Predicted 3D model of a 1658-nucleotide part of an RNA (large-subunit ribosomal RNA, half A) from Tenacibaculum finnmarkense. The full RNA is in RNAcentral, with records from ENA and SILVA.
Context: one part of a larger RNA
RNA sequence: GGCGUAUGGAGGAUGCCUAGGCUUUCAGAGGCGAAGAAGGACGCGAUAAGCUGCGAUAAGCUACGGGGAGAAGCACAUAUUUUAUGAUCCGUAGAUUUCCGAAUGGGGCAACCCGUCAUGUUGAAGACAUGUCACACCUUCGGGUGAGCAAACGUGGUGAACUGAAACAUCUAAGUAACCAUAGGAAGAGAAAACAAAAGUGAUUCCGUUAGUAGUGGCGAGCGAACGCGGAUUAGCCCAAACCAAUGUUGUUACGGCAAUAUUGGGGUUGUAGGGCUGCGACAUUAGAAUCUUAGAGAACUGGAAUCGUUUGGAAAGACGAACCAAAGAGAGUGAUAGUCUCGUAUAGGUAAUCGAAGAUAAUAUAGCAGUACCCUGAGUAGUGCGGGACACGAGUAAUCCUGUAUGAAUCCACCGGGACCAUCCGGUAAGGCUAAAUACUCCUGAAAGACCGAUAGUGAACUAGUACCGUGAGGGAAAGGUGAAAAGAACCCUAAGUAAGGGAGUGAAAGAGAACCUGAAACCGUACGCCUACAAGCGGUCGAAGCACAUUUACUGUGUGACGGCGUGCCUUUUGCAUAAUGAGCCUACGAGUUACUGUUACUAGCAAGGUUAAAGAUUUAAGGUCUGGAGCCGAAGCGAAAGCGAGUCUGAAUAGGGCGGCUAUAGUUAGUAGUAGUAGACGCGAAACCGAGUGAUCUACCCAUGGGCAGGUUGAAGCUGUGGUAACACACAGUGGAGGACCGAACCAGUUGACGUUGAAAAGUCUUUGGAUGACCUGUGGGUAGGGGUGAAAGGCCAAUCAAACUCGGAAAUAGCUCGUACUCCCCGAAAUGCAUUUAGGUGCAGCGUUGAAUAAAAGUUUUAUAGAGGUAGAGCUACUGAUUGGAUGCGGGGGCUUCACCGCCUACCAAUUCCUGACAAACUCCGAAUGCUAUAAAAUGUUUCUCAGCAGUGAGGGCAUGGGUGCUAAGGUCCAUGUCCGAGAGGGAAAGAACCCAGACCAUCAGCUAAGGUCCCCAAAUAUAUGUUAAGUUGAAAAAACGAGGUUUGACUGCCCAGACAGCUAGGAUGUUGGCUUGGAAGCAGCCAUUCAUUUAAAGAGUGCGUAACAGCUCACUAGUCGAGCGGUCGAGCAUGGAUAAUAAUCGGGCAUAAACAUAUUACCGAAGCUAUGGACUUUUAAAAGUGGUAGGGGAGCAUUCUAUUUGCGCAGAAGGUGUACUGUGAGGUAUGCUGGAGCGGAUAGAAAAGAAAAUGUAGGCAUAAGUAACGAUAAAGGGGGCGAGAAACCCCCUCACCGAAAGACUAAGGUUUCCUCAGCGAUGCUAAUCAGCUGAGGGUUAGUCGGGACCUAAGGCGAAUCCGAAGGGAGUAGUCGAUGGCCAACAGGUUAAUAUUCCUGUACUUCUUAUAAUUGCGAUGGGGUGACGGAGUAAUGAAAGCACCGCGAACUGACGGAAUAGUUCGUUGAAACAUUUAGGUAUUAGACUGGUAGGCAAAUCCGCUGGUUUAGCUGAAGUGUGAUAGUACCACAAGUCUUCGGAUGCGUGGAUAGUGUGCCUAAAAACUUCCAAGAAAAACCUCUAAGCUUCAGAUUAUAAGAACCCGUACCGUAAACCGACACAGGUAGUUGGGAUGAGAAUUCUAAGGUGCUC
Repeated sequence: GGCGUAUGGAGGAUGCCUAGGCUUUCAGAGGCGAAGAAGGACGCGAUAAGCUGCGAUAAGCUACGGGGAGAAGCACAUAUUUUAUGAUCCGUAGAUUUCCGAAUGGGGCAACCCGUCAUGUUGAAGACAUGUCACACCUUCGGGUGAGCAAACGUGGUGAACUGAAACAUCUAAGUAACCAUAGGAAGAGAAAACAAAAGUGAUUCCGUUAGUAGUGGCGAGCGAACGCGGAUUAGCCCAAACCAAUGUUGUUACGGCAAUAUUGGGGUUGUAGGGCUGCGACAUUAGAAUCUUAGAGAACUGGAAUCGUUUGGAAAGACGAACCAAAGAGAGUGAUAGUCUCGUAUAGGUAAUCGAAGAUAAUAUAGCAGUACCCUGAGUAGUGCGGGACACGAGUAAUCCUGUAUGAAUCCACCGGGACCAUCCGGUAAGGCUAAAUACUCCUGAAAGACCGAUAGUGAACUAGUACCGUGAGGGAAAGGUGAAAAGAACCCUAAGUAAGGGAGUGAAAGAGAACCUGAAACCGUACGCCUACAAGCGGUCGAAGCACAUUUACUGUGUGACGGCGUGCCUUUUGCAUAAUGAGCCUACGAGUUACUGUUACUAGCAAGGUUAAAGAUUUAAGGUCUGGAGCCGAAGCGAAAGCGAGUCUGAAUAGGGCGGCUAUAGUUAGUAGUAGUAGACGCGAAACCGAGUGAUCUACCCAUGGGCAGGUUGAAGCUGUGGUAACACACAGUGGAGGACCGAACCAGUUGACGUUGAAAAGUCUUUGGAUGACCUGUGGGUAGGGGUGAAAGGCCAAUCAAACUCGGAAAUAGCUCGUACUCCCCGAAAUGCAUUUAGGUGCAGCGUUGAAUAAAAGUUUUAUAGAGGUAGAGCUACUGAUUGGAUGCGGGGGCUUCACCGCCUACCAAUUCCUGACAAACUCCGAAUGCUAUAAAAUGUUUCUCAGCAGUGAGGGCAUGGGUGCUAAGGUCCAUGUCCGAGAGGGAAAGAACCCAGACCAUCAGCUAAGGUCCCCAAAUAUAUGUUAAGUUGAAAAAACGAGGUUUGACUGCCCAGACAGCUAGGAUGUUGGCUUGGAAGCAGCCAUUCAUUUAAAGAGUGCGUAACAGCUCACUAGUCGAGCGGUCGAGCAUGGAUAAUAAUCGGGCAUAAACAUAUUACCGAAGCUAUGGACUUUUAAAAGUGGUAGGGGAGCAUUCUAUUUGCGCAGAAGGUGUACUGUGAGGUAUGCUGGAGCGGAUAGAAAAGAAAAUGUAGGCAUAAGUAACGAUAAAGGGGGCGAGAAACCCCCUCACCGAAAGACUAAGGUUUCCUCAGCGAUGCUAAUCAGCUGAGGGUUAGUCGGGACCUAAGGCGAAUCCGAAGGGAGUAGUCGAUGGCCAACAGGUUAAUAUUCCUGUACUUCUUAUAAUUGCGAUGGGGUGACGGAGUAAUGAAAGCACCGCGAACUGACGGAAUAGUUCGUUGAAACAUUUAGGUAUUAGACUGGUAGGCAAAUCCGCUGGUUUAGCUGAAGUGUGAUAGUACCACAAGUCUUCGGAUGCGUGGAUAGUGUGCCUAAAAACUUCCAAGAAAAACCUCUAAGCUUCAGAUUAUAAGAACCCGUACCGUAAACCGACACAGGUAGUUGGGAUGAGAAUUCUAAGGUGCUC
């Protein structure tokens, strides 16, 4: 380490439960609000954080009713109260009800600030209390109404897109979503200018049907009525007008009136026309607001039957036994399951508010008959043209309705409609209005139900849930239930630093129910024991099996382990094909995907049947189902035709013909249920990128607007000016001055060039180094503006909140997805395809083909074999048989070339070449020929439904290898395209080492039986070291396979030559002569070369020479010959096996070892060898059971198992249910049964029914747990060391000493932002990247003090809002007056001391500002108006010269050397001092600043003011400092001294008190509205001064002085270059302004350092 067993931890599944949900039914209610809503903020408790309740009368107050014992909410504690004088509690009606919010006195950043008027508290200021004050409309002027909120339903305005049409534009989606306006409990519609059709109906609405019909429609996708019929409910009316009258006004008049007009009243309201009018008649009928009476309903609430005992048990309601009630056996609770224990239930009763049938009274409304001369009966209307829209109806033949625009009637003898239009006929009377019910919906209340859920379910939410948390915002949005019957919630003891944790004890039925609490699974992590494991190579199993241990019923038994051996490349998906190195999954648990509705179609089942059946609705009833009525309507019983129509026929046709479709032969449907399948719906689940609508965002960033701020230091030296020279004068030159510049160098600051690091970072963009700009088109703060097809953009498609070729959020929405992935229990039967045609089609689909299930056909079909008869033109073959191509030869028409004497004739030709002949040979698109196979037909035989047809349901339409025949390609491809076959696909087994397809062979199961196939038999490895005969020597065999060519390898065959007359080879000897042949040559003698009759001679034989060699000779050889030897020796052509050719990447290998047979060839025998065949047993299928069959993907069909719930029935359970965890048995399987332990209250069987009904995979969802791994890391490399202290414990805490770091900061102050982090005490479970005694952590307590600081009670900028006004479908958009709005203007306090924590705030001292009152004095005061002022840029610079700082000297103190003295020496510290008041200086200014005064037409009126224009006159005006007072303060120091530490020597010093010392010198420098200069020409308003108007003027008001008084609200702690802000963090980043010492230096650079702060939490 593995397996097993046992026992734990961790975790929270499962079971059980339910307090919460979901879906409905019935009834109610259908609003709340200026009398202040909905919703909030803040408060209210003895103690009080959350929820609930309530509101300063604050977990409550009052009255009435109920009720009758405890009560002070959730909430269990302590304390204190209350209650029979009736509490708490319940009901009804009241009171109170802070602040915000429509929000309404004004403002505003909601819950805050600031006011007016009246009254009051005081005489005033100031402060406070109560009331009041918005806008719009109406109004009788008293007042009233509106506004805002709220779930769906309603009406109206505006109005998408995705999508569907397999694209898309008309169309669809859809008048949907959304936005907007607005109403009601409903809304809307509504009493015919309606339908209909020769008959009729009689307002509207809703339901069923008509009907998916008529229609409409790129006549595509789709859209889709009406009439009529059956029902629900029922209800009808009022004006305008004619006419009459009154009143007012106007006109006119003959003054009698008349007319017009307006208002009011009467009258009147329709189509068979009615009314007015005229005449007649009449006071009827019907309806009915409101009030009163009364039955009744109606809250809390009241009465309400009947049980005991024994037994088990912790507990009885269980079991057993015996009773009782029932108008009550619904339900819930009670220590397990209760009719009789409790609450209830059936039933009976009770009344306040309130409602109220019925009755009475009754305002009010309502009517007839006849006549027809005249009058009235809805006008910019109906209609029409053009353009749109609505109607089912898309411009169409298009009626009807609405209207933007332009026109424009009739008036009852009239007008409109009846689907173009016209006529007849019929129906109706528009252009005014109201109207209940039947219908739609449910934020809400009550009652009740469920074959709904049961904590990953059901609402997002069973619990402090729209909470925590995330986001700037719109918005998004969790997790989280269970002790026990009862807290009886563990006294006490021990271990321990311990209020941790544990062990005892105790409670309890149980503590293994102990608060992390019911049950308590799995992953994961331990412990103990048994067996195994350290020479061993692996999808971890399976088959065999030794040993060991244990058990027992004792047997070659069982359990555990498993040495060793055989075989063996996971699962899923997708594929021609996957161990694949193709996809998916870390593991476990829970959840997770073909459903539902409607409409078709098919099958089965059931009812009825030439018929079948109801729908809506109604009646009735139940606990819930139901039952009955209802025949509207639908399907069927008859068809044919385009139709009229006819009809067992009909249509065509002249036809009685023929033909088509029907009928007969032979009529079956229909209504339900279940199953299969299709369509419409999201339609099996998850998944886009996108499109559209409405909103939210400029705290990031882009640009812009307003107002503020910043830029050390150094350098250069433009223009201008001055001087000199110069010129006629200019010009020009030089010197100086001057200080320009998108100038130069370089810090802060801004940027981001290079390199490195970083890359699970310190950081979701940085660090280090280096670099660019750094007075400018610069950088930056605060407040604003621009918004999504839009903005902004010095332009990169950049930026618009870590998102940009169209932001984000929510919605349409479950968009769509011919695409990918996933899709869950078992067994049985059959079983494909990857082809054809078509396709904006090629990875999709339709039809056909192939599969399956059912039916039908019993006559025939299908398949195979044999025989016979056929058609045909392939393989082959052939070509003097065609077409075409073609080798060699012969012949040589014709042509070319040459020759020829001009031409002709002619000649030559190794040129081209026809025809013909001989010869050879080719063809897919040649054929004189021509098979095999296949195909057709006939006959026979075999087989038996396999074939065909109909119906339901599919899948497939990517194929692949091999063999053969071809095309293509290179007679390349594991290529590609066809054909035929086969296998894989979808096929296991044996062989080929290993391998989809090759060879053998088709797996129902079992067997330690037999025989074989391919292939094998030395070992691995089952079987021959078999037999016989050869071959091979190369490890050839045996590289996967191998060539041309080479070779005296070897075996063998055929032919042929030489040979005992002596071959071949070897050895010995010869190899000569003419002659050095001739020529050539310098030479050539056999041997450079050429020539040839290469001849001849001698010989046994010897070339005018086969090689070597020489300059040439020479020389050595060969051929040839003889001798020796003694038997075979050569050549050619084949065949077998070997050999070279032979070169690749892990060292190599035939599969290996290895083999000379264990190689190769031939022959033979035996054996092995598979899931084949056989044998034995068993299971299942096939209509029969003789027999046959049972591999299987997509797919079809059949039969079952399990889970949850329901009904009926039957059972189990505290003497122990479910669940969990083991064991045994059982079934082919899904599974089932029994039982031990745990558990502690529910659960089964059977038969039916209904489903949220079965998981291993979806980069699935949620939770838990692993792994990597005790690994990386512990966040700036500025750094620590020692001693002491507290403490259980110290590297980090505290104190001291030493060391180190920052020091234009890593110090100090402050804005924003944060919001208690500040201080003290106590703690260390978590937080802190380690520890912690420490802390920005936890708990408790404490802490922020203002007339003068900042903001408000003052002002205005950009900009916002916004009476008036303008514009716009609506919402809304602009915008004057005005009102808000600082980043600006205005404006009064300083020093010291003090706290643990605050101070310009408290205290002390010394000041200042505004207002009120009183007194005194003086007096023209008075504004929302006029004027002045306020009031402004950049850059540069001289002078003066602070403050701060430093230095020197003086002075005051203290201290000081071991050797080692000096104290007139040295070191260190201190030597200081504000605002305010008074005084004014340096400087600046000179067209300056005032004073007095005349005139004056401007300043919207006035003005004594301003302006303009004169005169006179003064020297002012501005202004840092300095000086005086403030000044008895304070520092160093001294004395005393609590306390602490101690080495006992001393050190330190909370606190109290006290005195002393310069008002020297020097260095250096800031600011200003000053000055200079430049061009780009540089806020507003208030405060302040002044002038007058109205008005008031002995008051009032103003000015001055004194005294007394008044002075409000908010902020104030702490951090603030950071551990407290923005960055998810105690994060190397970012963050505006002020100050910022010394040495060095130009400097804020650099280095070192002071004060101060730190050593960066391992």
The prediction has a mean pLDDT of 81.